This is a predicted structure of a 72-nucleotide RNA (transfer RNA) from a Candidatus Nanoarchaeia archaeon. Model confidence (mean pLDDT): 82 of 100. Its Rfam family is "tRNA". Its family is annotated with triplet codon-amino acid adaptor activity in the Gene Ontology. By type it is a transfer RNA.
[in-house]
RNA sequence: GGGCCCGUAACUUAAUGGUAGAGUACCCGGCUUUUAACCGGAAGGUUGAGAGUUCAAGUCUCUCCGGGCCCA
Repeated sequence: GGGCCCGUAACUUAAUGGUAGAGUACCCGGCUUUUAACCGGAAGGUUGAGAGUUCAAGUCUCUCCGGGCCCA
């Protein structure tokens, strides 16, 4: 330098162009003499950044940023 893949909640990870969900962790409560385990609840997302297409974009297109693999 060329090609390909990935980026979503604190972490891991879903989502056919049509309400962004789950598990774990954290917080609150229940249970327990207490803790853990278990049960219930709440909170937590500019979907890496920007632009475009569209009535509607996490999803399609372009540029950039970060990470990984291959070739040279």